Large-subunit ribosomal RNA, domain IV from an uncultured Patescibacteria group bacterium, 320 nucleotides, folded computationally. The coordinates come from a structure-prediction model, not an experiment, and the mean pLDDT is 81. It matches the Rfam family "Bacterial large subunit ribosomal RNA". It was read from a public genome assembly.

[in-house]
Context: one part of a larger RNA
RNA sequence: AAUACGUUAGGGAACUCGGCAAAAAAGCGGCCGUAACUUCGGGAUAAGGCCUGCCUAUCUAGUAUAGGCUGCAACAAAAGUAAGGGUACCAACUGUUUAACAAAAACACAGCUCUCUGCUAACUCCAAAAGAGGAUGUAUAGAGGGUGAUGCCUGGCCAGUGUCGGAAGGUUAACGAAAGCAGGGCAACCUUCUUUCUGAAGCCCCGAUGAACGCCGGCAGUAACUAUAACUGUCCUAUGGUAGCGAAAUUCCUUGGCUCAUGAGUAGAGUCCCGCACGAAUGGCAUAAUGAGUGCCCUACUGUCCCAACGAUUAACCCG
Numbered sequence: 001a002a003u004a005c006g007u008u009a010g011g012g013a014a015c016u017c018g019g020c021a022a023a024a025a026a027g028c029g030g031c032c033g034u035a036a037c038u039u040c041g042g043g044a045u046a047a048g049g050c051c052u053g054c055c056u057a058u059c060u061a062g063u064a065u066a067g068g069c070u071g072c073a074a075c076a077a078a079a080g081u082a083a084g085g086g087u088a089c090c091a092a093c094u095g096u097u098u099a100a101c102a103a104a105a106a107c108a109c110a111g112c113u114c115u116c117u118g119c120u121a122a123c124u125c126c127a128a129a130a131g132a133g134g135a136u137g138u139a140u141a142g143a144g145g146g147u148g149a150u151g152c153c154u155g156g157c158c159a160g161u162g163u164c165g166g167a168a169g170g171u172u173a174a175c176g177a178a179a180g181c182a183g184g185g186c187a188a189c190c191u192u193c194u195u196u197c198u199g200a201a202g203c204c205c206c207g208a209u210g211a212a213c214g215c216c217g218g219c220a221g222u223a224a225c226u227a228u229a230a231c232u233g234u235c236c237u238a239u240g241g242u243a244g245c246g247a248a249a250u251u252c253c254u255u256g257g258c259u260c261a262u263g264a265g266u267a268g269a270g271u272c273c274c275g276c277a278c279g280a281a282u283g284g285c286a287u288a289a290u291g292a293g294u295g296c297c298c299u300a301c302u303g304u305c306c307c308a309a310c311g312a313u314u315a316a317c318c319c320g
Stems, first nucleotide, its partner, number of pairs: 001314003005311004010306002014304001019301001027052001029051004037042001039149001053069006059062001084298006090291002095107002111147007123133003150286004155216003160213002162209005169204003176197005182191003217235005244278001245275001256272005
């Protein structure tokens, strides 16, 4: 100095990004007991408490040896296994994923919803065709997009873009029709060009449509203290953000203000709301259970630390 290593007085997370690592705890044995919350199934082995043997004999006096006994129930040979509590965020859940730095809050999911598709279906393979899948299925079916259990809900805007619909009108290509100039030709006729008429989809135009792409204001004044502004005026707009939530996985200023907790808390929980720059299936809010997810706190426990020591093994070192 190293290690799949051991022990440690007193303290007990003071270590550190973080209890990382280690320690502690430990029987799905018996009996009792078990909270909030809850989708009434759970939570739950919650938590927590007690028991886990008795009798006789012996000596080396260990809970040892030998023998015996009862009950529904007597862990404990080795090895293996493993489970404290509170609170918040995210995702409902089991599942899937970057083979070899990411397992997650990402993906999927059941459920919800929109669009397409009437069968030679839509859609996919496919130059075309044939053929095949879809499907030996038929709208309670199939395909595609979005959201993502459940509960309560899902507001306003169709001006722009998209999509769908629209026997009118405008614009618009080639073909076609007609006329004409010019050129060529003996002629019949041919050719270039010009003009007019006819002429589809598309675009213009009209309307619908947001669980389509998306978007959801500013300034000024006003109440009998002050402050604030239910109220009023005005400008702009297609409409000016509704419910709910909110310094948030979103808050720049910011360590926002207040409360709790600590001796001390840029962290955490609760609350407030001038939301730089939340917001309703690009879903909003709540949510039991679940999670090798992410914050914070407590108990227990410890060499993580105060602060290091000793031991074991290996090396260094000595002899060979």